[in-house]
Context: one part of a larger RNA
């Protein structure tokens, strides 16, 4: 020289994009961040009904989406393969079914116990809750078997036997909805090959270790886990141990090669006060579910109880440092719902802050008898700030002020109108905007509203005058100052950049 998630002096007019706890994975007040379905079901309120709300059961969802980067040197990640060892809720496609009983319990009514949180005894009630039963399907499982194909164990596709196994209704009567099995989409699990930080002043390390055998557990292979049997396996091509670290896409810097880096964006991993357990479920060993252990906070009638911000915003605390308890679901996503539509701190937005990158402004032209001041100097003068101001024309971006004013809206619905293969489509009309009365255009007056900040001894562009006297100080190297200092302070006057200019931290 370039970069920066920068901070710190100085100083600062506007706009668009972007960015904004790198420190304490430190503690948290307050509010919001995950619901929703009455077209699954019985009840309370209110109503003439028809409908509304309210808890409850009950179904799906809550395992996404949001946040950090403790830990992890690992098949974690990255890339190329594998699963003849595997699983998949909602979503599509194709088949082939939805037949017939049962029980139960919340809610609700009496009753109890507790200060709360809650619990808890009895009676009685509903479904798409639960639980048998059935017809039948090459639907599952097991043995036998023919064909075929292969990557060892075996796979697809028929055939025979034996043994299992499903459903739930709802209404607007045409659909939605359940059930089993084949397929796809997506989406996850295993398993490998190479690739991946430092240190030898870390040289051995290992006992479910390594391997078979049976067996248990899993969607599924396996010391995953068990019994027995063997005694291996791993290492100077760094094993095992210490430290350090979440990995990449990337940025960044270089002619390149390489080197640093992982902030913001996305993709993959881990965590969710520290630790362990597992329920439930298609999927979780579950951030805002559940149990126990620990610390710590808070209630309390001392018996007991309740809590998790590394989600948005906020507070204290550290800290050189990092924003608002903002608005709106009108868009884009996503939950569920037939739909309307409700919910969504996802997400669109606005607010703070030169944090940085970009663009604009702070006027232009003429003006010399070269005003007046300042600073110099060979001082009746002259140089030099300087066309620089005054002064005359003009322009108004920007500012203010006055007026018009969006694009972002395509949809759902909801009435008509044609069409149809009856599922729906076309098309008219109506209706939706937080931002935001923004942006944006138009007009009005009037140079008016706008310039700093480091440097000037050599590198490295830019010079003199005073004041100081190895003093106060400078300093990035070299070095300056001890009476004429272009290096210290100040001043004029020059150089560089410019809403930003120096320094300081880190990286090439």
């Nucleotide at each position: 020289g370039g970069a920066u998630g920068a901070a710190c002096g100085c100083u600062a007019g506007c706009g668009g994009c972007a960015g904004g706890c790198c420190u304490a994975a430190u503690a948290c007040a307050u509010g919001c961040a995950a619901g929703u379905c009455g077209a699954a079901c019985g009840g309370g309120u209110c109503g003439c009904a028809a409908g509304a709300u309210c808890a409850g059961u009950g179904g799906c969802a809550a395992a996404c989406g949001g946040g950090u980067g403790c830990g992890u040197a690992a098949c974690g990640c990255g890339u190329a393969a594998g699963c003849a060892a595997c699983c998949u809720g909602c979503c599509u496609c194709a088949u082939a079914c939805u037949g017939g009983g049962g029980g139960a319990u919340a809610g609700c009514c009496c009753g109890g116990c507790g200060a709360a949180a809650g619990c808890u005894g009895g009676g009685g009630u509903a479904a798409a809750c639960c639980c048998g039963c059935a017809c039948g399907g090459u639907c599952c499982a097991g043995u036998u078997u023919u064909a075929u194909c292969a990557c060892c164990u075996g796979g697809u596709a028929g055939a025979a036997c034996u043994g299992g196994u499903a459903a739930a209704c709802a209404u607007u009567u045409a659909u939605g909805g359940g059930u089993a099995u084949g397929a796809g989409a997506g989406g996850g699990g295993c398993u490998u090959g190479c690739g991946u930080c430092u240190g030898a002043u870390u040289a051995g390390c290992u006992a479910g270790u390594u391997g078979g055998c049976g067996g248990g557990g899993u969607a599924a292979c396996g010391g995953c886990c068990c019994a027995c049997c063997a005694a291996g396996g791993c290492g100077a091509u760094g094993a095992u141990c210490a430290g350090u670290a979440g990995g990449g896409g990337u940025u960044c810097u270089g002619a390149g090669a390489g080197g640093a880096u992982u902030g913001g964006c996305c993709c993959c991993c881990a965590c969710a006060u520290g630790g362990g357990u597992a329920c439930u479920g298609a999927g979780a060993u579950a951030c805002g579910g559940a149990c126990c252990c620990a610390a710590c906070u808070c209630c309390u009638a001392c018996g007991g109880g309740a809590g998790g911000c590394a989600g948005c915003a906020g507070u204290a605390g550290g800290g050189a440092a990092u924003a608002u308890u903002g608005g709106g679901c009108a868009a884009u996503g996503g939950a569920c719902g037939g739909a309307a539509g409700u919910c969504u701190g996802a997400c669109c937005c606005a607010g703070c802050c030169a944090u940085g990158c970009c663009g604009c402004g702070u006027g232009c032209a003429g003006g010399a008898u070269g005003a007046a001041g300042g600073c110099g100097c060979u001082c009746a003068g002259c140089g030099u700030u300087g066309u620089a101001a005054a002064c005359u024309g003009c322009u108004u971006u920007u500012a203010u002020c006055a007026g018009g004013g969006a694009a972002g809206a395509a949809c759902a619905g909801u009435a008509g109108u044609g069409g149809u293969g009856c599922g729906c489509c076309a098309u008219u009309a109506u209706g939706u905007g937080a931002c935001g009365g923004u942006a944006c255009c138009u007009g009005a007056g009037g140079a008016a509203u706008a310039a700093g900040c480091a440097c000037c001894g050599g590198c490295u562009a830019a010079c003199u005058c005073c004041g100081u006297g190895c003093c106060a100080g400078c300093a990035g190297c070299c070095g300056c100052g001890g009476u004429a200092a272009u290096a210290c302070g100040g001043a004029g006057g020059g150089u560089g950049c410019a809403a930003g200019c120096g320094u300081u931290g880190u990286c090439c």
Molecule: small-subunit ribosomal RNA, 5' domain
Organism: Spirosoma arboris